[in-house]
């Protein structure tokens, strides 16, 4: 000065936002009770709105856990089928800014270990 070849699912997690459920407010309707007949108070139910609502579902980590598959080395068995089992190993990965896509929406998902700096 250059080079990723950095393996896959799946659960869960920090984190995310609002489709759906629950919450909360607002408004009407009907029924209950209260009534000085003016109101007012609660329930059910419909609309609306608020994720700056702990939340249930839902989304979810290249750099966050755990598993299981897989790779790759060595060794032993072996019925020779590069089988089959053990054991070892899949290292690192710091800063920063913006931009695009998916879903109902975000986002540490996805492009993407992407750009830039070190």
């Nucleotide at each position: 000065u250059g080079a990723a070849a950095g393996u896959g699912u799946a659960c869960c997690u920090a984190g995310g936002g609002u489709u759906c459920c629950g919450a909360a407010a607002a408004a009407c309707c009907u029924u209950a009770c209260u009534c000085u007949u003016a109101u007012g108070u609660a329930a059910u139910g419909u609309u609306u709105u608020u994720g700056u609502c702990u939340g249930g579902u839902c989304c979810g980590a290249g750099c966050g856990g755990u598993a299981c598959a897989g790779g790759u080395a060595u060794u032993a068995c072996u019925a020779u089928g590069u089988g089959u089992a053990a054991u070892a190993u899949c290292a690192c990965a710091c800063c920063g800014a913006g931009g695009g896509g998916a879903u109902a929406a975000a986002a540490g998902c996805c492009c993407g270990g992407u750009c830039g700096g070190g």